Context: one part of a larger RNA
């Protein structure tokens, strides 16, 4: 010097990002006591208090004898156990060691128990019961596999099964179908493969063929082959017509106005599919900003309450509250302490020196 312990005057969080760490509390007992709130179960071991070992005295449990009709009653004994007690003595200390809750208040988030990043994140994340939506009539939907069989679903049958979102309970869940998606419809439009009407050119064979002594050429016709064009008709999708937001999502400007001023119930106008309703609101969301005010403190970018023009809140991408719960986050108080003012001493182990 390091690690692990023990103790500490006076103060008691002044330390620090933060009471981190340590200390405090502690088991048991009681004819002590216990608030707000609440889903009436809790909260609650709430909080806050009492007692304790040894000796003595008395009583009970057990039991013997006497007595009595039987209990009662009286006189004894008590291994073991229990209780009462304004009696007594001793010690620094009587739960004499070890083990063994700190408590209270407010707010946020998540209802709760549970789960999770084995080896940096245990949480407000995931899950959850509950709620809602859409799919699924059985050879079900869905899934594995697949040019399949087969298997799960399920030896189940819509109070089933699988999918999605939200996340107990309470009070609620507003407006918009223009866009994207889903579902339904079918008048019209468009339209693929198909369909072949039609059409271009070349070519094979035969044939007609004027002039001819004879052959042959151009052109045509008949029967084939190849090739170019491709009309009418015609499904789904799409355009079209409806519907659907607990589907993906969205939810406005400007001007003016009430006999002081301010505010703006009201009015005008433009745009929109509709213009944010109830709630909540400097919020885990507020830039300006350490917003204004009140409380807490001697002092507060903190916390709580309130206002609220919300840069950029808002209703199952759920909204607002909420008892209980939380190794959650933040703030405060009481107690407590070497966290600190400010350090000291001791012990053990290691280091260091010598051997």
């Nucleotide at each position: 010097c390091a690690a692990u312990c023990a103790u500490u005057a006076a103060g008691g969080a002044a330390c620090u990002c933060g009471g981190c760490a340590a200390a405090u509390u502690g088991a048991c007992u009681c004819a002590c006591g216990u608030a707000a709130c609440u889903u009436c179960g809790g909260g609650a071991g709430a909080a806050g208090g009492u007692g304790g070992g040894c000796c003595g005295u008395c009583c009970c449990u057990u039991u013997u004898g006497a007595u009595u009709a039987a209990u009662a009653u009286c006189a004894g004994a008590u291994a073991a156990g229990g209780g009462a007690u304004a009696g007594g003595a001793g010690g620094c200390a009587c739960a004499g060691a070890a083990u063994g809750g700190u408590g209270u208040u407010g707010u946020a988030c998540g209802a709760c128990u549970g789960u999770u990043u084995a080896a940096u994140u245990a949480a407000a994340a995931c899950a959850a019961a509950g709620c809602a939506c859409g799919c699924u009539g059985c050879a079900a939907a869905g899934a594995a596999a697949u040019a399949a069989a087969u298997u799960c679903g399920a030896a189940g049958u819509a109070u089933u099964g699988g999918g999605u979102g939200u996340g107990a309970u309470c009070u609620c869940u507003g407006c918009c179908c223009g866009a994207u998606g889903g579902c339904g419809g079918c008048u019209g439009g468009u339209u693929a493969u198909c369909g072949g009407a039609u059409u271009u050119g070349c070519u094979u064979a035969g044939u007609u063929g004027a002039c001819u002594a004879a052959u042959a050429u151009a052109a045509g016709c008949u029967a084939g082959g190849c090739u170019u064009u491709g009309a009418a008709g015609g499904a789904a999708c799409c355009c079209c017509c409806g519907u659907u937001c607990a589907a993906u999502g969205g939810c406005g400007g400007c001007c003016u106005u009430a006999c002081a001023g301010a505010u703006g119930a009201g009015g005008g106008u433009c745009c929109u599919a509709a213009g944010g309703u109830a709630g909540c609101g400097g919020a885990a969301u507020a830039c300006c900003c350490u917003g204004g005010c009140c409380g807490u403190u001697a002092a507060a970018u903190g916390c709580g309450g309130u206002c609220u023009u919300g840069c950029a809140u808002g209703a199952a991408u759920g909204a607002u509250g909420u008892a209980a719960c939380g190794a959650u986050a933040c703030a405060a108080c009481a107690g407590c302490u070497g966290u600190c003012u400010c350090a000291a001493u001791g012990a053990u182990u290691g280091g260091c020196u010598c051997g």
Overview
Predicted 3D model of a 355-nucleotide part of an RNA (large-subunit ribosomal RNA, domain IV) from Imshaugia aleurites. It is recorded under the gene name rrnL. Rfam family: Bacterial large subunit ribosomal RNA. Its family is annotated with ribosome and structural constituent of ribosome in the Gene Ontology. The prediction has a mean pLDDT of 83. The full RNA is in RNAcentral, with records from ENA and SILVA.